Small-subunit ribosomal RNA, 5' domain from uncultured Alcaligenes sp., 495 nucleotides, folded computationally. The RNAcentral record of the full RNA draws on ENA.

Context: one part of a larger RNA
RNA sequence: GAUGAACGCUGGCGGCAUGCCUAACACAUGCAAGUCGAACGCACCUUCGGGUGAGUGGCGGACGGGUGAGUAACGCGUGGGAACCUGCCCAUCAGUACGGAAUAACCACGGGAAACUGUGGCUAAUACCGUAUACGCCCCAUGGGGGAAAGAUUUAUCGCUGAUGGAUGGGCCCGCGUCGGAUUAGCUAGUUGGUGGGGUAAUGGCCUACCAAGGCGACGAUCCGUAGCUGGUCUAAGAGGAUGAUCAGCCACACUGGGACUGAGACACGGCCCAGACUCCUACGGGAGGCAGCAGUGGGGAAUUUUGGACAAUGGGGGCAACCCUGAUCCAGCCAUCCCGCGUGUGCGAUGAAGGCCUUCGGGUUGUAAAGCACUUUUGGCAGGGAAGAGAAGGCGCUGGUUAAUACCUGGCGCCGCUGACGGUACCUGCAGAAUAAGCACCGGCUAACUACGUGCCAGCAGCCGCGGUAAUACGUAGGGUGCAAGCGUUAAUC
Numbered sequence: 001g002a003u004g005a006a007c008g009c010u011g012g013c014g015g016c017a018u019g020c021c022u023a024a025c026a027c028a029u030g031c032a033a034g035u036c037g038a039a040c041g042c043a044c045c046u047u048c049g050g051g052u053g054a055g056u057g058g059c060g061g062a063c064g065g066g067u068g069a070g071u072a073a074c075g076c077g078u079g080g081g082a083a084c085c086u087g088c089c090c091a092u093c094a095g096u097a098c099g100g101a102a103u104a105a106c107c108a109c110g111g112g113a114a115a116c117u118g119u120g121g122c123u124a125a126u127a128c129c130g131u132a133u134a135c136g137c138c139c140c141a142u143g144g145g146g147g148a149a150a151g152a153u154u155u156a157u158c159g160c161u162g163a164u165g166g167a168u169g170g171g172c173c174c175g176c177g178u179c180g181g182a183u184u185a186g187c188u189a190g191u192u193g194g195u196g197g198g199g200u201a202a203u204g205g206c207c208u209a210c211c212a213a214g215g216c217g218a219c220g221a222u223c224c225g226u227a228g229c230u231g232g233u234c235u236a237a238g239a240g241g242a243u244g245a246u247c248a249g250c251c252a253c254a255c256u257g258g259g260a261c262u263g264a265g266a267c268a269c270g271g272c273c274c275a276g277a278c279u280c281c282u283a284c285g286g287g288a289g290g291c292a293g294c295a296g297u298g299g300g301g302a303a304u305u306u307u308g309g310a311c312a313a314u315g316g317g318g319g320c321a322a323c324c325c326u327g328a329u330c331c332a333g334c335c336a337u338c339c340c341g342c343g344u345g346u347g348c349g350a351u352g353a354a355g356g357c358c359u360u361c362g363g364g365u366u367g368u369a370a371a372g373c374a375c376u377u378u379u380g381g382c383a384g385g386g387a388a389g390a391g392a393a394g395g396c397g398c399u400g401g402u403u404a405a406u407a408c409c410u411g412g413c414g415c416c417g418c419u420g421a422c423g424g425u426a427c428c429u430g431c432a433g434a435a436u437a438a439g440c441a442c443c444g445g446c447u448a449a450c451u452a453c454g455u456g457c458c459a460g461c462a463g464c465c466g467c468g469g470u471a472a473u474a475c476g477u478a479g480g481g482u483g484c485a486a487g488c489g490u491u492a493a494u495c
Stems, first nucleotide, its partner, number of pairs: 001495001003492001005491005012342004017337001019334001020300001025298003029295003034059003039056002042053004066253003075178007084170002089166008097131004106121006138145002151158002179225003186216003191213008228250004232243004255276005278289004306332001308331003314328001315326004345375004355366004381431005389422001394416008439484005444465003450479005460467002
């Protein structure tokens, strides 16, 4: 010098940033993922335009947000590779034909304390099934076989299906690098390789049958301990050393362990199933839950904040859109926790006042310090004005592109016009009044700064050397001084 700091004393304002490092301990309560009526039937309301509700269906809940338990590993970093997938988006080509059977909602009757659920009946679809077609795709190759679709709507437009390519995202493999211990020296049977088969989007002992007997290791295998990795951060002249909070990339995890389903994508934090521990409800038959999301509570701890506001902006999901949702985000609140800035007044003022302290009793010092006179008004208080974040979105007119088209879509210009959580904002102006604002540590040497009194190897100090046993510049107090300053010291850890 530096810290995500803590503790002691003290504390005026603003800006900016940070804020459970410990128990990946347990969690009351609220919120954190919905949306679409331009896919569908039904019910209710209606000003007959439409609106609302649960349900079927679609897309999204694999993003965003949290944490660092595990992991010494192709996990990460870096550089390569071939045997792959990719919803939404972009480009191109082709198609969107004909049929069918159900089911929720609803109705009826039940079961249950509840969670929920059974039987019968009715109905729709962009839900489900069949046929045709495709020859581009796959298997196979004489040829044969298998495989699509969905409509809404006023033309238009938005969709749907197949194929190819792109973009983006992801899966996989390899070289090199990546902590300590040898008081861990041998480890390994799906183990190493081959063949056949299976499996996957895809390579592969990934799995399986058979065959061979290999594979790794003092260039440290195996085992044990510790640990998320990196860009970076701190320090240092550098080489290095230490570290991995905030921000960004990757990985892993979601009460503990296991499993798959759906899907373009998960083996899924706020989805499902099983087992376990724990908590809660119960009519004892049976059920419900998962804050390492944002707040908040208990506990642990030296120690770490509000059960706040808004979707105005940026971004995300859904929707043609209007719009809805968004504890992402943007803001506000708390804390001197860090950094930065400002202030606590300025000028004049010697009878060098009084008081304090010291004194050789002459005086010295506190000290221009105060008082007093003149002035200023930052900050704070009160009052008034007042941006930018919104050049948004959207509508209308003109015009260019596209087109059969004056529709739609889209580029430009002009006009109109709604929306601000912050917010009593920033900023500016005015008013009164020095008014509202200084402490902390140290003063033996290192190390800037000295005297008096008290104490008497006591009480105590101390980072090292060391002080204290009757004149202590080293203990305690006072006066004075030195250093930093809204902080100053101490402790801890690191260079």